[in-house]
RNA sequence: CGCGUGUUCCGGGGUCGGUGGAAUUCCGAACCGGCGGUACAGCCCGCGACCCGUCCGCACCCGCGGAUGGUUGACCCGGUGGGAUUCCGGGGCCGACGGUCAGAGUCCGGAUGGGAGGAGCACGCG
Numbered sequence: 001c002g003c004g005u006g007u008u009c010c011g012g013g014g015u016c017g018g019u020g021g022a023a024u025u026c027c028g029a030a031c032c033g034g035c036g037g038u039a040c041a042g043c044c045c046g047c048g049a050c051c052c053g054u055c056c057g058c059a060c061c062c063g064c065g066g067a068u069g070g071u072u073g074a075c076c077c078g079g080u081g082g083g084a085u086u087c088c089g090g091g092g093c094c095g096a097c098g099g100u101c102a103g104a105g106u107c108c109g110g111a112u113g114g115g116a117g118g119a120g121c122a123c124g125c126g
Base pairs, nucleotide, nucleotide: 001126002125003124004123005122006121007120008119009118010117015029016028017027018026030106031105032095033094034047035046036045037044042093043092051070052069053068054067055066056065057064058063075091076090077089078088079087097109098108099107
């Protein structure tokens, strides 16, 4: 330094006002942006989670776990440069599902969950 096994920790953010009987949901203004890749990315490529199907296992029931497949939103122009839809300038756009006395990216909920992945430790082999 590389590989393997085990193990520990980390691992999602965001609101005020106005109208109104009622809205953090409408209107006005604002704010937020998981993970890996790549010239620094919410909008490129890929992944995760949510949702749907199939198979296997567990289960008295509700259902749970694993594998796998499917779906899953949004960007253009100019500049610099070897290289940038990532930086700079300008102008835009997107945001699951359920709940709610009024329609939700920001409130409540599944979630003290899960996870892409990141950091470290130990042992073994080369």